RNA sequence: CUGGGAAUUCGGGUAAUCGCCUCCAUGCGACUCGAGCUUGUCUCGAUCGACAUUGGGGAGGAAAGUCCGAACACCCUCAGGCGGCGUGCUUCCUAACGGGAAGGCAUCGAAAGAUGAUAGAAAGUGCCACAGAAAAUAGACGUCCGAGCAUGGUUCGCCGUGCCCGGUCAAGGUGAAAAGGUGGGGUAAGAGCCCACCGCUCAACUGGUGACAGUUGGGGCAUGGUAAACCUCACGCGGUGCAAGCUCAAGCAGAUCCUGUGUUGCCUGACACAACGGGAUCGGGUAGAGUGCUCGAGCCAUGUGGUGACGCAUGGCCUAGAUCAAUGAUUACCCCCUGCAAAGGGACAGAAUUCGGCUUAUAGAAUUCCCAAGAAC
Repeated sequence: CUGGGAAUUCGGGUAAUCGCCUCCAUGCGACUCGAGCUUGUCUCGAUCGACAUUGGGGAGGAAAGUCCGAACACCCUCAGGCGGCGUGCUUCCUAACGGGAAGGCAUCGAAAGAUGAUAGAAAGUGCCACAGAAAAUAGACGUCCGAGCAUGGUUCGCCGUGCCCGGUCAAGGUGAAAAGGUGGGGUAAGAGCCCACCGCUCAACUGGUGACAGUUGGGGCAUGGUAAACCUCACGCGGUGCAAGCUCAAGCAGAUCCUGUGUUGCCUGACACAACGGGAUCGGGUAGAGUGCUCGAGCCAUGUGGUGACGCAUGGCCUAGAUCAAUGAUUACCCCCUGCAAAGGGACAGAAUUCGGCUUAUAGAAUUCCCAAGAAC
């Protein structure tokens, strides 16, 4: 230099004008509330305002999906068991996690590195399409070999064919998968039947916190795959979500008490009762309002412990809080991309109780480190 790989950061900038949400201050207003004495349309304070002025703050790396884990709130709830669901190598990190770090193992890669729903198939049950002799108690097909019987031939040594009994699984060729593999010995023919190497498995020792690895020795090998089939083992798990919940509380309906010279129950009068009417009080609580609401497992910097995730210490900072939902628009200059120029374009995407993660989307720009099956010096 070229190619490959890992990780991180940013994701338009400045100014002006107009506008929106919010906070503070000042002024103004209010038919609100409280206090004061000089009882005045006074003064002071509070509250409210959709008013005015000045000033401060105002979306993201994913605010998204709502997939995990928590805080917080309410509901449920003795302990324990069964069932159900989830997770699944090890050791750590963390408030917690199905997240993360460092490792182990397997696969891919020349390497840097990447990927992995990575426990148990010798507890039991089930399943294994098509093809194939056979898909799991091996062997019905077929091969090779031996004995016997029958039969044909004969050069009389035997040979061929058929039946039957026994041995055999090496060759068959299918399949995703075929009962350890390769080579040699051995045999009637064969075969872990025997041997060497490889694989498998068991034991001991060594290293490691551990997953696991290595070495040595034993065993001829017993046990196909599937647990994203049931299942076994280990660990974990109550439900609903800020539209949670709490406070205040019009109207309507209700309850209690008081009241009446009125009306009705009842033809008249009186009394009593009930209903209706008027008034007061009260509980629950709808609309609505407030609260929850943003200072928090917070952010930044430095130091420090750790391989790392992360922890600790010191100092500094306050950084949206809306509710039909503000965070915008225009202009100018600059930046980046396309283009000769004119001109055009600048991604994905918008908070809704708050955090920790994961996943997905994303034009473009920048930085650091690593590798060499390459090229040049």
Predicted 3D model of a 377-nucleotide RNA (Bacterial RNase P class A) from Bacteroidetes bacterium UBA1860. The sequence was found by an Rfam model in a public genome assembly.